[in-house]
RNA sequence: GAGCAUGUAACUCAGCGGAUAGAGUGUCAGGUUCCGACCCUGAUGGUCGAAGGUUCAAAUCCUUCCUUGCUCA
Numbered sequence: 001g002a003g004c005a006u007g008u009a010a011c012u013c014a015g016c017g018g019a020u021a022g023a024g025u026g027u028c029a030g031g032u033u034c035c036g037a038c039c040c041u042g043a044u045g046g047u048c049g050a051a052g053g054u055u056c057a058a059a060u061c062c063u064u065c066c067u068u069g070c071u072c073a
Stems, first nucleotide, its partner, number of pairs: 001072005007066001010025004018056001026044006049065005
C1' cells in the first nucleotide's frame, strides 16, 4: 500500500428499517444473616466510533474517514 472483518453501558455481548436501545457481569442501596458470602429486589450507567447521504422513520441501508484485528504484498 491492497483486501476482508470489527466498533452498541465500566467489561462481555444481543438487537429483520418502526416499542422509551436491551441482557449478563460490575457498582450502589435495601432484604436475608449473629457478621460475611451466596441468594432475592431495586437503582445506576449509552451522543449506538465520527461526519455526510437515502427514507415518513436509521444502531440497522449507502459513502468517506478513524480505531482494532486478520490476510496479501

This is a predicted structure of a 73-nucleotide RNA (transfer RNA) from Anotrichium furcellatum. A source record names the gene trnR. RNAcentral holds the sequence, with entries from ENA.